Molecule: Archaeal signal recognition particle RNA
Organism: Methanomicrobia archaeon
RNA sequence: AUGAUGACUAGGCCGGGAGGCCAGGCGUCUCCUGUAACCUGAAAUCGUCUAUAGGCAGGGGCCGAAGCCUGAGGAGAGGCAGACAAAUCCAGGAUGGAGAGCUGCUCACGCCAGUGAAGCUCUGUCUCUCUUGAUCGACAUCGAAAGGGCUCUUUCUGGAGGGAAAGAGCUACUUUCCUGACUCCCAAACCCCGUGAGGCCCGGAAGGGAACAGCGGUAGGGAGAAUGUUCGAUGCUUGAGAGGUCACAGGGCAGAGAACGGAGCAGUUUUGAAGUUCUGGAGGAGUCUGUCCAUCCUCAGGCGUGUCGUUGA
Numbered sequence: 001a002u003g004a005u006g007a008c009u010a011g012g013c014c015g016g017g018a019g020g021c022c023a024g025g026c027g028u029c030u031c032c033u034g035u036a037a038c039c040u041g042a043a044a045u046c047g048u049c050u051a052u053a054g055g056c057a058g059g060g061g062c063c064g065a066a067g068c069c070u071g072a073g074g075a076g077a078g079g080c081a082g083a084c085a086a087a088u089c090c091a092g093g094a095u096g097g098a099g100a101g102c103u104g105c106u107c108a109c110g111c112c113a114g115u116g117a118a119g120c121u122c123u124g125u126c127u128c129u130c131u132u133g134a135u136c137g138a139c140a141u142c143g144a145a146a147g148g149g150c151u152c153u154u155u156c157u158g159g160a161g162g163g164a165a166a167g168a169g170c171u172a173c174u175u176u177c178c179u180g181a182c183u184c185c186c187a188a189a190c191c192c193c194g195u196g197a198g199g200c201c202c203g204g205a206a207g208g209g210a211a212c213a214g215c216g217g218u219a220g221g222g223a224g225a226a227u228g229u230u231c232g233a234u235g236c237u238u239g240a241g242a243g244g245u246c247a248c249a250g251g252g253c254a255g256a257g258a259a260c261g262g263a264g265c266a267g268u269u270u271u272g273a274a275g276u277u278c279u280g281g282a283g284g285a286g287u288c289u290g291u292c293c294a295u296c297c298u299c300a301g302g303c304g305u306g307u308c309g310u311u312g313a
Stems, first nucleotide, its partner, number of pairs: 002312007011063004015033005023050005038059004067303009078292007088282008099270009112257001119253007126243005133236001134234005139228003143177005148171010182224005192217004200209003
């Protein structure tokens, strides 16, 4: 001096870049890219720094004299800027004629059709006004006169019961008037009317009186009938006039086609679609140029290649 090996120190590595932000660098944000490969804390009214700016604060791992740095060239993902620019979209113009409705003609089919098709015409069913009824319901159907009878009052009279007359009131009985007064049932506990067996009362008797039941009625109640210059309603109805008539039915004319649906052609109306093209705008695939560059390759240069122990030739 050199090789091997162990320990150590200086040191190195544990990412880098673009955009954004900022006067500017870095970080926190977004994106791209690389490695075998770190952790924790705070940080956009922000953290830290000032061209020696390429984070700050704290901790850890690996390598270890290993390496680190600079320049030039090449390849190259990606960012940024610019130019050109495809698809696509929007607006406008031109062209374009799809689709739908209606009408006509033609074609095939044939529900139906001489028990009468299409067609024409009239009428009815419908609406309005007026009108005649029907049915139902509501309401109304009152009274008058004469006679008789009853009640009350008064007068006269008889031995009792009673009799006679006058007046007033009432009236359910009879007759008549009245367009009209109907039939049946119930029917007086607020004392209705008539008649009234038996019994009761007066009486010598004749006879008379009050009167229960019953019977016949009235007021009243119920059912019905009838009537009405009344009122109202209607799944009804007569007639007249006006309107309407899609559909259905019927009558008449006429006599063989023919509804719906389908196909084709033409005309017309309407919407105006798709497509093509032009102009303008948006849009940005992609291409090119410039620039910054992760990463990789090549070359050159700079710094460093140290200390100790053991050991080989």